[in-house]
RNA sequence: CCUGCCUCAGGGCAAACCUGUCGAAAGGCAGGGGCGCAAAGUCACCGGUCUAAGGAGCUCGUCUCUAUGAUAGCGGGAUUGCCAGA
Numbered sequence: 001c002c003u004g005c006c007u008c009a010g011g012g013c014a015a016a017c018c019u020g021u022c023g024a025a026a027g028g029c030a031g032g033g034g035c036g037c038a039a040a041g042u043c044a045c046c047g048g049u050c051u052a053a054g055g056a057g058c059u060c061g062u063c064u065c066u067a068u069g070a071u072a073g074c075g076g077g078a079u080u081g082c083c084a085g086a
Stems, first nucleotide, its partner, number of pairs: 012037002017032006035073001041079003045076003048071003054066004058061001
């Protein structure tokens, strides 16, 4: 350098769905459950997306707009961690 075969260890988290609960909702939390994830650990700083109680508007409607709400398992970023190698 080429070809073939094999490929850790300890583990971790937990989608959809179901039950309960909080919330106006999006969604969160707990239990069950596993779709998947080498950061699917943490953080709302940036963008995106979701919701619209309250507020504003109007053609007064199951309407339109709006985040101070949410999403870290949408992406970027920040930060911490496990294993192996250098």

c-di-GMP-I riboswitch aptamer from Hydrogenophilales bacterium 16-64-46, 86 nucleotides, folded computationally. The organism belongs to Hydrogenophilales, within Bacteria. Of the family's consensus pairs, 95% are formed in the model. The sequence was found by an Rfam model in a public genome assembly. The prediction has a mean pLDDT of 86.